Small-subunit ribosomal RNA, central domain from an uncultured Eubacteriales bacterium, 350 nucleotides, folded computationally.
Model confidence (mean pLDDT): 86 of 100.
The full RNA is in RNAcentral, with records from ENA and SILVA.
Context: one part of a larger RNA
RNA sequence: CUGGGUGUAAAGGGAGCGUAGACGGCUAUGCAAGCCUGGAGUGAAAAACCGCAGCUCAACUGCGGUCCUACUCUGGUAACUGUGUAGCUAGAGUGCAGGAGGGGCAGGCGGAAUUCCUAGUGUAGCGGUGAAAUGCGUAGAUAUUAGGAGGAACACCGGCGGCGAAGGCGGCCUGCUGGACUGCAACUGACGUUCAGGCUCGAAAGCGUGGGGAGCAAACAGGAUUAGAUACCCUGGUAGUCCACGCUGUAAACGAUGAUUACUAGGUGUCCGGAGCUUAUCUGCCCCGGGUGCCGCAGCUAACGCGUUAAGUAAUCCACCUGGGGAGUACGUUCGCAAGAAUGAAACUC
Numbered sequence: 001c002u003g004g005g006u007g008u009a010a011a012g013g014g015a016g017c018g019u020a021g022a023c024g025g026c027u028a029u030g031c032a033a034g035c036c037u038g039g040a041g042u043g044a045a046a047a048a049c050c051g052c053a054g055c056u057c058a059a060c061u062g063c064g065g066u067c068c069u070a071c072u073c074u075g076g077u078a079a080c081u082g083u084g085u086a087g088c089u090a091g092a093g094u095g096c097a098g099g100a101g102g103g104g105c106a107g108g109c110g111g112a113a114u115u116c117c118u119a120g121u122g123u124a125g126c127g128g129u130g131a132a133a134u135g136c137g138u139a140g141a142u143a144u145u146a147g148g149a150g151g152a153a154c155a156c157c158g159g160c161g162g163c164g165a166a167g168g169c170g171g172c173c174u175g176c177u178g179g180a181c182u183g184c185a186a187c188u189g190a191c192g193u194u195c196a197g198g199c200u201c202g203a204a205a206g207c208g209u210g211g212g213g214a215g216c217a218a219a220c221a222g223g224a225u226u227a228g229a230u231a232c233c234c235u236g237g238u239a240g241u242c243c244a245c246g247c248u249g250u251a252a253a254c255g256a257u258g259a260u261u262a263c264u265a266g267g268u269g270u271c272c273g274g275a276g277c278u279u280a281u282c283u284g285c286c287c288c289g290g291g292u293g294c295c296g297c298a299g300c301u302a303a304c305g306c307g308u309u310a311a312g313u314a315a316u317c318c319a320c321c322u323g324g325g326g327a328g329u330a331c332g333u334u335c336g337c338a339a340g341a342a343u344g345a346a347a348c349u350c
Stems, first nucleotide, its partner, number of pairs: 003322004007304002012318001014201004021194003025088007033081002035076002038074005048066007091191001092188003095184004103177007110154001115149007125136002162169002206247006215241002220236004258317006266295009276285002299306002323350003332343004
């Protein structure tokens, strides 16, 4: 490289947008580049292959044929690919009418709880544990009542429920704003799919500057436990957690399952929307489209299992794998303030 693969054995990029490229709907027609047929020319000689011959044989040499898979010219075109023109509407998109939603951003508001402060009542304990102790408390704690401050998170509803490309998103209200879905079938007329590079987004932790700091809590301190205890348990407690702006760019970033399209038995839930029949107690029946679960036939699978939300049957495009360790290391390069990230070997060894 090929072949074979990528849910769990090695292997799907964390996610999206999109350039080049690759691939691409139906009808008619032109061209003839690919394609096809025939002919002609060229494709030096030597070499190579086959046959014959000459050195006593062979190597070697000579002669004849083949080969030289190709190029050029001429011709053909019913298809297919390509390309030009004209058209179509089933793909894709726009429009109109709707309902659903923790989708995003900004601003405002709310109550419960914890902590702290002040004041009242009140007195000797509180707290904590397996048991204790450190700790707090006669300078009046804990408990309880009233008032105040401040920060963070939003109980119940809440749901194998919803929304989002992924990360993720949950009190209430307002403003701005993205997407999906259903119905109608008015418009455009292939405008599509995928996507190397590229760009953007990207949990937590971490970093920079400035705020904020209630609770929690790496580090740290003390008390226990223990043979020891740099832990588990307890009392404290700083970064951090929160906000603004910027950086980082990684996760078991998981469905460990790339995207898109078509086809292939069913059954049963649930969410959103719709058509018809029925009902007037606003419910029931049946069907359609889109999501989301469970079970299951065929088929697939090493098995587990998957099974119209495929890991089935096919197609297009991208990414990735090729024994374990060494190693996601070294070196180099790019990025980063740093931490580090990305790319990514070999020797050696089994």